[in-house]
RNA sequence: CUCUGAAAGGGCAAACCCAGGGGAACCUGGGGACGCAAAGCCACGGGUCCAGUUCCGGAUAGCCGGGUUGCCGAA
Numbered sequence: 001c002u003c004u005g006a007a008a009g010g011g012c013a014a015a016c017c018c019a020g021g022g023g024a025a026c027c028u029g030g031g032g033a034c035g036c037a038a039a040g041c042c043a044c045g046g047g048u049c050c051a052g053u054u055c056c057g058g059a060u061a062g063c064c065g066g067g068u069u070g071c072c073g074a075a
Stems, first nucleotide, its partner, number of pairs: 011036002016031006034062001040068003044065003047060004
């Protein structure tokens, strides 16, 4: 330095409900926890979803891969 991740301090927040935004997927806030060692961030590749059917789009990072940053450090 790299892989792995016990313990400690903590962190995030699925489904669902309420309010709001949107044409929709979905997003934001509050509640709520299924889970997560990056469930922090990025739409680059693939997938899926919405819209359109000419072109141009949009969403999903908690689908997979990749990039990038990061708390602790027993065996």

The RNA shown here (c-di-GMP-I riboswitch aptamer) has 75 nucleotides and comes from Geobacter sp. SVR. The prediction has a mean pLDDT of 86.